[in-house]
Predicted 3D model of a 320-nucleotide RNA (Bacterial RNase P class A) from Chthonomonas sp. UBA1950. The model forms 98% of the base pairs in the Rfam consensus. Model confidence (mean pLDDT): 75 of 100. The sequence was found by an Rfam model in a public genome assembly. Taxonomically the source falls in Chthonomonas (Bacteria, Armatimonadota, Chthonomonadia, Chthonomonadaceae).
RNA sequence: GGAGUUGUCCAGAUGGCGGCUCUUUGCGAUUGCAAAGGGAGGAAAGUCCGGACUUCAUAGAGCACAGCGCCCAGCAAGGUUGCAAGCUGGGACGGGGCGACCCGAUGGAAAGUGCAACAGAAACAAACCGCCCGAAAGGGUAAGGGUGAAAUGGUGGGGUAAGAGCCCACCGGCAGUACGGGUAACCGUCUGGCCGGGCAAACCCCGCUGGAAGCAAGGCCAAAUAGGGAGGGGCAGACGCUGCUCGCCGACCCUCCGGGUUGGCCGCGUAGAUAAAUCGCCAUCCACGACAGAAUCCGGCUUAUAGGACAGCUCCGUAC
Repeated sequence: GGAGUUGUCCAGAUGGCGGCUCUUUGCGAUUGCAAAGGGAGGAAAGUCCGGACUUCAUAGAGCACAGCGCCCAGCAAGGUUGCAAGCUGGGACGGGGCGACCCGAUGGAAAGUGCAACAGAAACAAACCGCCCGAAAGGGUAAGGGUGAAAUGGUGGGGUAAGAGCCCACCGGCAGUACGGGUAACCGUCUGGCCGGGCAAACCCCGCUGGAAGCAAGGCCAAAUAGGGAGGGGCAGACGCUGCUCGCCGACCCUCCGGGUUGGCCGCGUAGAUAAAUCGCCAUCCACGACAGAAUCCGGCUUAUAGGACAGCUCCGUAC
């Protein structure tokens, strides 16, 4: 100097004029006037995971269903403490990269079922060509060839009629209440010829977790009408809890026709609207402005993003 990789921050600034909205104070009392102060994010987005809060409700069990799945530690949500899925951090193993780093489809195939077209002799077990023995019939074989993504683990040697873990050496896989290191997942050594695999992001099995619905939740006030009509069900238990069963509760429930109301307050918070305010213009500076807009609140994750700033690490080249 170049190329890369990981993490963090900012998201225009200043001034003037005008507009909108909320709070407080004063004056008014017809919705207003004046002064002071406040007014959209790092993701407000997605609605993915969870919590606060509210109701069912007086509380349960089982099944179904859903989610998670290597080890260890940790985490918040209008005050405190605790738990803990997702998540966060570190580690192990597997894969990619020269590397810094990045990714992860990470329990079980010995409970069962299933899938792998075509090709091939054969894809849970067989022999097409070949090799050996034999006069032939036939027998032996899985080393060589062929098919395929995948064919009795690989390479070399011995042995054999010819061959094969048949035997041996090394390597790989598997098993081990062997020894050592590590909290552990695992790693290393050793022993054993044990050697018919792959897929569970196939159904499934195992373990753990999980009530349901959601601020249009849910409360309060005021006002008005027709305590209307018809049909069906219900204390031998309806409705509801609950997707189903048991269980619990316990008196109204369902359908159609018709009438009245559609208002206000709270929930709602230093932005707090309710058809939805938080803006427009000018001047100067400059990084020349991206993605984009609150609606009960909050913690995490995911997605979009112009431009700028800072820090760590890796590789390449060059000079001293």